[in-house]
RNA sequence: UGAUCUCGCGCGGGAGAGCCCACGGCGGUCCCCGACCGUGGCGCCGAAGGAGCAAACCUCCCAGGAAACUCUCAGGCACACCUACCGCACGAGGGAA
Repeated sequence: UGAUCUCGCGCGGGAGAGCCCACGGCGGUCCCCGACCGUGGCGCCGAAGGAGCAAACCUCCCAGGAAACUCUCAGGCACACCUACCGCACGAGGGAA
């Protein structure tokens, strides 16, 4: 001078799945409607988080490993917000060369 890496922040990109049913509240052009709120029910999604290696995958193959796999505890299911992940930039740690 300072790489790989880790963390944080900013910007950009970034899905999925019932606008379901019932009840109650609220509102309205009022007995009906609502893309509003709450509760319950069934169905569904996996990319906050969490858990598990049972399957699959990887390895140094006895055994171990973590995940974008599996499970849905949580979360979510009009749009929006958020979201794993990716790109760029900055800051900090660190220290290869």

This is a predicted structure of a 97-nucleotide RNA (Glycine riboswitch aptamer) from a Candidatus Melainabacteria bacterium.
The source organism's lineage runs through Bacteria, Bacillati and Candidatus Melainabacteria.
The sequence was found by an Rfam model in a public genome assembly.
Its mean pLDDT, the model's own confidence on a scale to 100, is 76.